[in-house]
RNA sequence: AUGUCAGUAGCUCAAUCGGCAGAGCGUCGGUCUCCAAAACCGAAAGUUGCAGGUUCGAUCCCUGCCUGACAUGCCA
Numbered sequence: 001a002u003g004u005c006a007g008u009a010g011c012u013c014a015a016u017c018g019g020c021a022g023a024g025c026g027u028c029g030g031u032c033u034c035c036a037a038a039a040c041c042g043a044a045a046g047u048u049g050c051a052g053g054u055u056c057g058a059u060c061c062c063u064g065c066c067u068g069a070c071a072u073g074c075c076a
Base pairs, nucleotide, nucleotide: 001072002071003070004069005068006067007066010025011024012023013022019056027043028042029041030040031039049065050064051063052062053061
């Protein structure tokens, strides 16, 4: 430099054909307990990497850019 893949909650990851953005863990609160842990109940937490485009409607399709991983190659 070129190509491929990935980027979604604090972390790890889903989201089917383009149609209400979710789960586990963690965090916070409650029940329970002498206290804590465990268990159970509940809650908060999102610019879906960024900027545009297409569309009635985009995590999903298109373009450019950023970051990371991998592969191939060039120069010295």
The prediction has a mean pLDDT of 83.
The RNA shown here (transfer RNA) has 76 nucleotides and comes from an Acidobacteriota bacterium.
It was read from a public genome assembly.
It matches the Rfam family "tRNA". By type it is a transfer RNA.
Taxonomically the source falls in Acidobacteriota (Bacteria, Pseudomonadati).